[in-house]
A computed fold for a 372-nucleotide RNA from an uncultured Granulosicoccaceae bacterium, annotated as Bacterial RNase P class A.
RNA sequence: GGAGUCGGCCUGGUCAUCGCUGCGGCAUGCUGUUAACGCAGCAUGUGGUGGAGGAAAGUCCGGGCUCCAGAGGACAGGGCGCCAGGUAACGCCUGGGGGGCGCGAGCCUACGGAAAGUGCAGCAGAGAGAAGACCGCCUACGUGAUCCGGACGUGUCCGGGUCGCCGGCAAGGGUGAAAGGGUGCGGUAAGAGCGCACCGCGUCAGUGGUAACACAUGGCGGCAUGGUAAACCCCGCCUGGAGCAAGACCGAAUAGGGGAACGAUGGUGUGGUCCGCACUGUUCCCGGGUAGGUCGCUCGAGCGUCGUGGUGACACGGCGCCCAGAUGAAUGAUGACCCUCGACAGAACCCGGCUUACGGCCGACUCCCACC
Numbered sequence: 001g002g003a004g005u006c007g008g009c010c011u012g013g014u015c016a017u018c019g020c021u022g023c024g025g026c027a028u029g030c031u032g033u034u035a036a037c038g039c040a041g042c043a044u045g046u047g048g049u050g051g052a053g054g055a056a057a058g059u060c061c062g063g064g065c066u067c068c069a070g071a072g073g074a075c076a077g078g079g080c081g082c083c084a085g086g087u088a089a090c091g092c093c094u095g096g097g098g099g100g101c102g103c104g105a106g107c108c109u110a111c112g113g114a115a116a117g118u119g120c121a122g123c124a125g126a127g128a129g130a131a132g133a134c135c136g137c138c139u140a141c142g143u144g145a146u147c148c149g150g151a152c153g154u155g156u157c158c159g160g161g162u163c164g165c166c167g168g169c170a171a172g173g174g175u176g177a178a179a180g181g182g183u184g185c186g187g188u189a190a191g192a193g194c195g196c197a198c199c200g201c202g203u204c205a206g207u208g209g210u211a212a213c214a215c216a217u218g219g220c221g222g223c224a225u226g227g228u229a230a231a232c233c234c235c236g237c238c239u240g241g242a243g244c245a246a247g248a249c250c251g252a253a254u255a256g257g258g259g260a261a262c263g264a265u266g267g268u269g270u271g272g273u274c275c276g277c278a279c280u281g282u283u284c285c286c287g288g289g290u291a292g293g294u295c296g297c298u299c300g301a302g303c304g305u306c307g308u309g310g311u312g313a314c315a316c317g318g319c320g321c322c323c324a325g326a327u328g329a330a331u332g333a334u335g336a337c338c339c340u341c342g343a344c345a346g347a348a349c350c351c352g353g354c355u356u357a358c359g360g361c362c363g364a365c366u367c368c369c370a371c372c
C1' cells in the first nucleotide's frame, strides 16, 4: 500500500420565530353543589413540560392481556430435533461437540433413526443392493481333438505344447457420480481377508469431560447389510381457539318485521373427529335501524449507570430516570451557524426475537506485495 474477517456506536447537530399535539400549573369569569371553605365542569388568557425507528418494514415465530369458559380427555393436525446453559417463552440467544467451506482471520449447519417398513437414483455398464462376468486370468479335477518327444507289447503307455467342452475366479482392465474396504507379504492352477502385518471399520474397557464427544491407549472381531428421511415413515419433546376491528361501559335509533330448514334417535356450546359434561333450541335467506362517545391506551418480563458472579448469553444488588398515545390519523415552515455533508425510512395494545432495506464513524484480527 492492497484485499478481507469480526465487533461496537450513531442514525446530522445548535439557536431563533411562527404552527400541530398529549399532560399539567396559575389567574379571571360562569354554572352545579355546600352553612361556608372547598369540590366538579365549562370558557378566556398566560406559562411549564413531553412528542416516531434501529429497523417503526415483513406479519414469520414466542408471549403478556381480553373473550369463548365455572369441563374436560384422546386422536388427527402442526412445530422442533447433537450436548449443556440463558430466557416469561420460542423455531430465539450463548458456549461447546460432530460434519463441511476457506491459505487464514473466520463462516455455514434442516445435526435423532437407514438392522421396523415402503420409495427414489436417467444414461452407460456384466452388475446399482445382501448385485454381477463385457475384455480377461487359470485349466488343478474330468473330457474330446491335434502336434512333438520317448518307450515298446505296433496301437498302447508316459511327458510336454495348442485348441475346444465342462469348470474355477472377481485379483487386473473397462462403464459410471458411486461397483461390496486400502497398501504390502504369503498362499493358489489362477485368485479372493483365503491367511498375516499396518491402516480403516465395529465393539468392550481405560483416561479426560456435566454431556455431546475425544484419544499417537489397550483387548477382541475378518468385518461391513452402500447412498438418500430438506422423500413417505419410525422415535423423543412441545402444542386449545380467536384476536385491540379482542373486550367493557354509556347514549341513541329501529320493524320484539317476513320466509325457510332441522327438531330430543335432534340442536348448540371459538378450528377438525370421537368420547364425556352442561343447556334446551339452532341455522340460513330477504328487509329495516345505528355505525356516536368513553375506557381499553401506556409504569413496562422498562431504561441508564455502577458493583459482584459467570468464558458468555445473562443473573443478583445499589443509585438515578419516566421517555408518543393520534383516531381522515399529531412533530411542519422559515432564517442563521456547525460538520464526520446525512442512506433506508414514520408508531396505532404492548414486549422478546428472527428476516429484509440501508449511510457514516471507531476498534481488533488475517492474508498478499514492496521497502528498511
Stems, first nucleotide, its partner, number of pairs: 001368010012338007020051004025046009053344001057355002060353005065243004072275004077239005082096005097111001098109004112234002117232002119228002134173002136169003142165011181199006200223001201221005206215003247295004257286006266280004302321008